A computed fold for a 96-nucleotide RNA from Butyricicoccus sp. TM10-16AC, annotated as Glycine riboswitch aptamer. Taxonomically the source falls in Butyricicoccus (Bacteria, Bacillota, Clostridia, Eubacteriales). Of the family's consensus pairs, 80% are formed in the model. Its mean pLDDT, the model's own confidence on a scale to 100, is 80.

This record gives sequence, structure tokens and C1' cells, in this order.
RNA sequence: GUGGCUCUGGAGAACGUUCCUCAAGGGGACUGCCGAAGGUGCAACGCGCGCAAAGGGGUUUGCGUGCCAAUCUCUCAGGCAAAAGGACAGAGAUGA
Repeated sequence: GUGGCUCUGGAGAACGUUCCUCAAGGGGACUGCCGAAGGUGCAACGCGCGCAAAGGGGUUUGCGUGCCAAUCUCUCAGGCAAAAGGACAGAGAUGA
């Protein structure tokens, strides 16, 4: 340094309609939304492979292809009062 742990900060979007149900919590269905758990997809450079061409050698060039990112993207999941969660950031104590 990385991962995990503790503490602190931490955004966005309907307190939507309806049913379970008399009510609360919770759940189902429907419509409208959000992106910062997680997940999907993608670039150049670079590296690898194959083919072709050039070349005295080392190689070079072109084409095709594979690998590779995010706060981008998709909204699968998740979320849209509070609570919880929350990428990321700061601080702290540790292990190998």
C1' cells in the first nucleotide's frame, strides 16, 4: 500500500394509485422516476496471437482478433418521507 474492522461525513429520485385489510407494520399488482450496494457493456495506448507484404539479419508495416477502465453506460438488482442501506472521503486500531 491492498482487503477487512471501528468511528465520522455522505447524493439522487412519487410520503403515487390499488389490493391483502378495519387499522399499523409488511407484502402483491400497476404507472412514473433515481444511480453512489452489487452487477452489465464499451475506448485508446500497450501486450499477445493469426494472416499478408517488405527485407541480408534483428525486425517493420498493414489487416483481423483476444485481454484491459471509470463517478461513463445499462437500469438486471437495488432504491424514491423517516429509519436502514449507500459509491466515495477522512480518522483510528490491527492481522498476514